[in-house]
Predicted 3D model of a 94-nucleotide RNA (c-di-GMP-I riboswitch aptamer) from Paenibacillus pectinilyticus. Taxonomically the source falls in Paenibacillus (Bacteria, Bacillati, Bacillota, Paenibacillaceae). Its Rfam family is "c-di-GMP-I riboswitch aptamer". Its family is annotated with cyclic-di-GMP binding in the Gene Ontology.
RNA sequence: UCUCGACAAAGGCAAAACUGGCGAAAGCCAGUGACGCAAAGCUACAGGGGCCUUACUUCUCCUGAAAGGGACAAGCAGCCAGCCAGCCGCCGAA
Numbered sequence: 001u002c003u004c005g006a007c008a009a010a011g012g013c014a015a016a017a018c019u020g021g022c023g024a025a026a027g028c029c030a031g032u033g034a035c036g037c038a039a040a041g042c043u044a045c046a047g048g049g050g051c052c053u054u055a056c057u058u059c060u061c062c063u064g065a066a067a068g069g070g071a072c073a074a075g076c077a078g079c080c081a082g083c084c085a086g087c088c089g090c091c092g093a094a
Base pairs, nucleotide, nucleotide: 004092005091012037013036017032018031019030020029021028022027035082041087042086043085047084048083049080050079051078056075057074058073060071061070062069063068
């Protein structure tokens, strides 16, 4: 240095649920709370994957004389790093 991860030491994070707030939603923030985690630290157009759709944009369709109204699908719109991945990194028994 790389790999690896112990009934080690010092510390760290915090699932579900509940309460309050934000959001159209997914989800996010704070508090309580611990299921777990050796990266559960950081990175979300320009790796893969997943989620959302009463906002924004686009496609198609229906309706209507028109203005407009409605439905579906999606996006370079939004979200997830505790799915994989990338980057950085604490400790040191075997």